[in-house]
RNA sequence: CACUCAUCAAGACCGGUCGAGGGAUAGGCCCUUUGACGCCGGGGCAACCUUCGCGAAGAGACCCUCUUCGCGAGAUGGUGCCAACUCCUGCGAGGGCAUCGGUCUCACGACCGGGUCCGCGAGAGAUGAGUG
Repeated sequence: CACUCAUCAAGACCGGUCGAGGGAUAGGCCCUUUGACGCCGGGGCAACCUUCGCGAAGAGACCCUCUUCGCGAGAUGGUGCCAACUCCUGCGAGGGCAUCGGUCUCACGACCGGGUCCGCGAGAGAUGAGUG
C1' cells in the first nucleotide's frame, strides 16, 4: 500500500510546550489568541486482539490437546480513543408534511422539477483483526 471481515447514536480531560490554524475531501456549520492543531507528561474511556470461565460443533497423535462459534468476567499485555452521531450533507430508492415553479389542457386534471423532516441502502473515511 492492496484485499477480506467486524464495528462506528454509548463512553472518557488535566498540566506543560509551541504559536495559527483545525475539524480526511467539497459545501455547510463549528472549534480556536479565554491559545486551537501538533508534541510531551499524567489521568481516563472502551473492550478489537490478548487473558480467564462456561456451552455447542468439529479435528487430532483421544484420561489430553487444538480449531471455530456463542455467552460471561476482568483490565495483565498490544492497539485504539477522550468537541459536536464518522459534526451534517454529498450517491440511490422510498415514506411523511407543507407548498411553489414550469410544461400540456377550454376546463377538470396530468406530468416534470423544487422545499422540509424521517429512517434504509450504497460510497467514502476511521479503528481493530487477518492475509498478501
Molecule: SAM riboswitch aptamer (S box leader)